[in-house]
Context: one part of a larger RNA
C1' cells in the first nucleotide's frame, strides 16, 4: 500500500515445511517342515540403539554484583577490623537462569491409489491365455493420515462484537477538518528480544526499583565475655551476610500531554 466504511477478538486451511530409521528378546513352538541336523510364516508382547522435540521436579555441570577459608604485599596512623592487587590470586561450597551426561515424549495405528508379483472372468485364435474390454490382491515407496506454519491464498476467506454521526469546499466525482470505536507516540518492564516485533502494565495501578517477610546458599559474623603463656578454643548464636526466587506493601518511577483514526454500487 492492497484486501469495496473504520475497528477488536476468535478462526477455516489452499499452498509449504518437519517427521518417516532400526536391532534384540519372549510367546505361539522346538510346533509346521525335515531322515536328521536344523528350524519358520502368520498373530501377540517386552526392551534397546541412534535421531528428534520439550523440560529442569530429581541426578549432575556452570555461576565474574552470593557465602566462607587462606597466601604474599600495599593502604586505611597502630591493635583489631576492613579494602585494593596478584588468572575471578588460590581453595571449598553454591540460589536463579542456562544446560546434558539427566527426565518425559515421538516415529505409530488406520485409509486410498499403485510397483514388481500373484489372480478372476475372457476373446482375438471353437483350445489355451492375468489383458485386448472388464474386475481383484499387493510395498519401508506415492497421496491422505501425525505435526508446525499459513488469507499478499490479489480467487486477498469465515464468525462474533463495537463505532456509527458532524462540519467546510465543490454541480458532481471527490477533497479537507475535528471526532467515535479503537490504536499509537511516550513511560515502567519481561514470560520476549540484535533493532523492530511480541507480551505484562501505566495511579480505577503491584509493571520495575526500594522496603518488609519468607525461602535459598554459606556455615556460626563483628563486638564483648570466659579460658589458655600462646597459636587458639568456647559462649552470646544454627549466628551474620545472602546475586536474577516467592509473596506483601504505592515509599520512588510509570505524570502531564500529544498524534492517528469511519462510507462504493
Nucleotide at each position: 500500500c492492497g484486501g469495496a466504511g473504520g475497528a477488536u477478538a476468535u478462526u477455516u486451511g489452499a499452498a509449504g515445511g518437519g517427521a518417516g530409521u532400526u536391532g534384540g528378546c519372549c510367546c505361539u513352538a522346538g510346533u509346521a517342515c525335515g531322515a536328521g541336523a536344523g528350524g519358520a510364516c502368520c498373530a501377540g508382547g517386552c526392551u534397546g540403539a541412534a535421531c528428534g522435540a520439550a523440560c529442569c521436579g530429581a541426578u549432575g555441570g556452570u555461576a565474574c554484583a552470593c557465602c566462607a577459608g587462606u597466601u604474599g604485599u600495599c593502604u586505611c596512623a597502630c591493635c583489631a577490623g576492613a579494602g585494593g592487587c596478584a588468572u575471578a590470586g588460590c581453595u571449598g561450597g553454591g540460589a536463579a537462569g542456562c544446560u546434558a551426561a539427566g527426565u518425559u515424549c515421538g516415529g505409530a495405528a488406520g485409509g486410498g491409489a499403485u510397483a514388481a508379483a500373484c489372480g478372476c472372468u475372457g476373446a482375438a485364435a471353437g483350445c489355451a491365455u492375468c489383458u485386448a474390454a472388464g474386475c481383484g490382491u499387493g510395498a519401508a515407496g506415492c497421496c491422505g493420515a501425525c505435526u508446525c506454519c499459513a488469507a499478499g491464498a490479489u480467487a486477498a476467506g469465515a464468525u462474533a462484537u463495537c463505532c456509527c454521526a458532524c462540519a467546510g469546499a465543490g454541480u458532481a466525482a471527490u477533497c479537507u477538518g475535528g471526532u467515535a470505536a479503537g490504536a499509537c507516540c511516550c513511560c515502567u518492564u519481561g514470560u520476549a528480544g540484535a533493532c523492530u516485533a511480541c507480551a505484562a502494565g501505566g495511579u480505577u495501578g503491584a509493571u520495575a526499583g526500594g522496603c518488609u517477610g519468607c525461602g535459598u546458599g554459606u556455615g556460626u559474623a563483628a563486638g564483648c565475655g570466659u579460658u589458655g603463656u600462646g597459636a587458639g578454643a568456647c559462649g552470646u548464636g544454627u549466628a551474620g551476610c545472602u546475586u536474577g526466587g516467592c509473596a506483601g506493601u504505592a515509599c520512588u518511577a510509570a505524570u502531564a500531554g500529544g498524534u492517528c483514526g469511519a462510507g462504493g454500487g
The part of an RNA shown here (large-subunit ribosomal RNA, domain VI) has 265 nucleotides and comes from uncultured Ruminococcus sp. It was read from a public genome assembly. NCBI's taxonomy places the organism under Bacteria, Bacillati, Clostridia, Oscillospiraceae, Ruminococcus. The coordinates come from a structure-prediction model, not an experiment, and the mean pLDDT is 87.